[in-house]
c-di-GMP-I-GGC riboswitch aptamer from Aneurinibacillus danicus, 89 nucleotides, folded computationally. Rfam family: c-di-GMP-I-GGC riboswitch aptamer. Its Rfam clan is "c-di-GMP_I riboswitch clan". For this family Rfam cites "Bioinformatic analysis of riboswitch structures uncovers variant classes with altered ligand specificity" (Weinberg et al., Proc Natl Acad Sci U S A, 2017). The coordinates come from a structure-prediction model, not an experiment, and the mean pLDDT is 84.

RNA sequence: UGUCGAAAAGGCAAACUCAUUGAAAGAUGAGGACGCAAAGCCACGGGCCUAAAGUGUUAGAAAAUGCUAUGGCGGCCGGGUUACCGAAA
Repeated sequence: UGUCGAAAAGGCAAACUCAUUGAAAGAUGAGGACGCAAAGCCACGGGCCUAAAGUGUUAGAAAAUGCUAUGGCGGCCGGGUUACCGAAA
C1' cells in the first nucleotide's frame, strides 16, 4: 500500500412481531439476530418486485385480464465513491 482478511475494539441487522405510512411493491420507528469487512453512500448498466394513474381487449354495466415505471429492491450481480483495524501472505 490493497484485487488481502487472522485477532481485538467498535459497527450494521435477515426472518418474525408491533406501530406508522403507501394503491401495491415497499419504506420508517421499536423489539429481535439469520448473517455481513463496506450489509457505508449513489438507481449509472443488468436483474427482480409492484401497477395507483395511463392504455389495449372482452363487456350494457359491474367486473375480468394484458401492457407500461413515472414507484421500489444497494442484504441479487456489476460499476462509481468514501472509510476503521493490521496477523499471515